RNA sequence: CCGCCCGUAGCUCAAUGGUGGAGCGAGCGUCUUAUACACGCUAGGUUGGGGGUUCGAGUCCCUCCGGGCGGA
Repeated sequence: CCGCCCGUAGCUCAAUGGUGGAGCGAGCGUCUUAUACACGCUAGGUUGGGGGUUCGAGUCCCUCCGGGCGGA
């Protein structure tokens, strides 16, 4: 320099163009003498930044940033 893949909750990952969820973790509650376990509830997201297409974008297009792989 060229090509491909990835970026979503604190972490690991989902999500046909149509209300963004799960597990773990966190907080609270039930249980226990107490802790742990178990069960229940709650909070936590400008979906990497910007622009475009669309009635509607995490998803499609362009560009930038970051990470990975391959080639020269």